This is a predicted structure of a 74-nucleotide RNA (transfer RNA) from a Candidatus Krumholzibacteriia bacterium.

[in-house]
RNA sequence: UGCCCGGUCGUCCAAUGGCAGGACAGCUGACUCUGGAUCAGUCGAUGGGGGUUCGAGUCCUCCCCGGGCAACCA
Numbered sequence: 001u002g003c004c005c006g007g008u009c010g011u012c013c014a015a016u017g018g019c020a021g022g023a024c025a026g027c028u029g030a031c032u033c034u035g036g037a038u039c040a041g042u043c044g045a046u047g048g049g050g051g052u053u054c055g056a057g058u059c060c061u062c063c064c065c066g067g068g069c070a071a072c073c074a
Base pairs, nucleotide, nucleotide: 001070002069003068004067005066006065007064010024011023012022013021018054026042027041028040029039030038047063048062049061050060051059
């Protein structure tokens, strides 16, 4: 430098171009003598810019980050 794969709540996994959701973790409460467990509630994310579209996590483009392969230098 080129090619390929990937980047979504703290973590893991979803979402036909049409309300970004679930589980676990965290927090609050209930329960309990206390803790754990259980139950209820709650918090929280699309790597960045631009484009297409009525509408983009999804499609196009450029960049950033991570991984793999190749090439280059020595």
Annotation: Its Rfam family is "tRNA". About the family: Transfer RNA (tRNA) molecules are approximately 80 nucleotides in length. The coordinates come from a structure-prediction model, not an experiment, and the mean pLDDT is 81.